The part of an RNA shown here (small-subunit ribosomal RNA, central domain) has 349 nucleotides and comes from an uncultured bacterium. Model confidence (mean pLDDT): 90 of 100.

Context: one part of a larger RNA
C1' cells in the first nucleotide's frame, strides 16, 4: 500500500474562517475528454497455459491452438461523468417584518459581605482545633454604634434554562456590535459541501512591562500530629489571583462521539417563535429551530447509541495499526524563558 477501524479496547485535530484540491441539486441542446462497441495495425521468440506427438516413462523437445487483459489509428454510440450554451427553483444566500438570549467590547453606577483606619460604649478575654498550641489582647483584643477607605466577586431570581465555533459568558444601565431563530415568500439562480497548507480564536497556570491589591493563597515561617511528617489540621504569609498592552498555545480543550446532506415506528418534558380550532384568564391540536429524559427497529464485543443515532446510506478532512522504549532522542521551526510543535530507532518483551 491494500483492508479493516476511531463513545469506552490504539485511534476525531481544541475551535472556527478559508487557499489548493476532491465532492456536488433539476432539466434541455451541442461537443466527443473519459465511458461503451466495432474493425486495423501491433503487442518478437521462447517461458506459462488447452490439445496433440518424439525420446522405453518422465525431465526434457517439437507442434497447434487460446491468450498476450495493452498501445496506437481510425469509424460509431450519446446513458452516465466532463465540457460548452441558454435556463429553473426544491440547496445556498440578499432583502423585508418580529420576538428572545449571561453572545462580545467599552464607559458608569449599586448593594450586601470580607479586611484595614477613626471615633464612641464596653472588659478579659478572643481565636483556632478531634484536642491543643503557635497567634491576637489591659499600649484595651474579641463583642457592638457611628463615619471613613479600599480591592475583589455579583446571594436570591437560577432551571440536565439561555447564548456562543470552541475556550468560555452572571448585579444594574448606556452607547456600539456579531449571530441564530420565526414570518411572508420580493430577488439572485447551484453562487453549494468538505477542506492538505495557512490565518484567527483559544481555560488555568506561566513569562515581559508599567499599575493595583480587600479576601484568598503556591513558595516560606511557626504550632500541632506522627516512629518520622519536607504532608494532611491550625495560626501567619509572598509570588499569583485584579486591571492595561505584549507573550505562551497547552487542558480530562470531554458527549473522551469531525463536518456536511438525505432517510429511518413512538411517548414524555422544558425553551425561542407561528398558525389554526374552542363562550380564547386558558386550554387542546399543528408545525419550524434549539435543549433533556425513556423507548422500537437496526447497530454493539458487551456497556449501551436509537431523529441531537453510535441506525441505513453519499462527500470531503483528520487520525489508528501489538506492549514498552517515547511522545523520548537527534535535526528543524516557534518562542524571551518555561516549554510547544514535528517525530524515529537501537534494545526488550
Nucleotide at each position: 500500500c491494500u483492508g479493516g477501524g476511531u463513545g469506552u479496547a490504539a485511534a476525531g485535530g481544541g475551535u472556527g474562517c478559508g487557499u489548493a484540491g476532491g465532492u456536488g441539486g433539476c432539466a434541455u441542446g451541442g461537443c466527443a475528454a473519459g465511458u461503451c462497441a466495432g474493425a486495423u495495425g501491433u503487442g518478437a521468440a521462447a517461458u506459462g497455459c488447452g490439445g496433440g506427438g518424439g525420446c522405453u516413462c518422465a525431465a526434457c523437445c517439437c507442434c497447434u491452438g487460446a491468450a498476450c487483459u495493452g498501445c496506437a489509428u481510425u469509424u460509431g454510440a450519446a446513458a452516465c461523468u466532463g465540457u460548452c450554451a441558454a435556463g429553473c427553483u426544491a440547496g445556498a444566500g440578499u432583502a423585508c417584518a418580529g420576538g428572545a438570549g449571561a453572545g462580545g467590547a467599552a464607559a458608569g453606577c449599586g448593594g450586601a459581605a470580607u479586611u484595614c483606619c477613626u471615633a464612641g460604649u464596653g472588659u478579659a478575654g478572643c481565636g483556632g482545633u478531634g484536642a491543643a498550641a503557635u497567634g491576637c489582647g489591659u499600649a484595651g483584643a474579641u463583642a457592638u454604634u457611628a463615619g471613613g477607605a479600599g480591592g475583589a466577586a455579583c446571594a436570591c431570581c437560577a432551571g440536565u434554562g439561555g447564548c456562543g465555533a470552541a475556550g468560555g459568558c452572571g448585579g444594574c444601565u448606556u452607547u456600539c456590535u456579531g449571530g441564530a431563530c420565526u414570518g411572508a415568500c420580493a430577488c439572485u439562480g447551484a453562487c453549494a459541501c468538505u477542506g492538505a497548507g495557512g490565518c484567527a480564536c483559544g481555560a488555568a497556570a506561566g513569562c515581559g512591562u508599567g499599575g493595583g491589591g480587600a479576601g484568598c493563597a503556591a513558595a516560606c515561617a511557626g504550632g500541632a500530629u506522627u516512629a518520622g511528617a519536607u504532608a494532611c489540621c491550625c495560626u501567619g504569609g509572598u509570588a499569583g489571583u485584579c486591571c492595561a498592552c505584549g507573550c505562551c498555545g497547552u487542558a480530562a480543550a470531554c458527549g473522551a462521539u469531525g463536518a456536511a446532506u438525505a432517510c429511518u415506528a413512538g411517548g414524555u418534558g422544558u425553551u425561542g417563535g407561528g398558525a389554526a380550532g374552542c363562550a380564547a384568564a386558558g386550554c387542546u391540536u399543528c408545525u419550524c429551530g434549539g435543549u433533556g429524559c425513556c423507548g422500537c427497529a437496526g447497530c454493539u464485543a458487551a456497556c449501551g447509541c436509537a431523529a441531537u443515532a453510535a441506525g441505513u446510506a453519499u462527500u470531503c478532512c483528520a487520525c489508528c495499526u501489538g506492549g514498552g522504549g517515547a511522545g523520548u532522542a537527534c535535526g528543524u521551526u516557534c518562542g524571551c524563558a518555561a516549554g510547544a510543535a514535528u517525530a524515529a530507532a537501537a534494545c526488550u518483551c

Notes: RNAcentral holds the full RNA, with entries from Greengenes. It matches the Rfam family "Bacterial small subunit ribosomal RNA".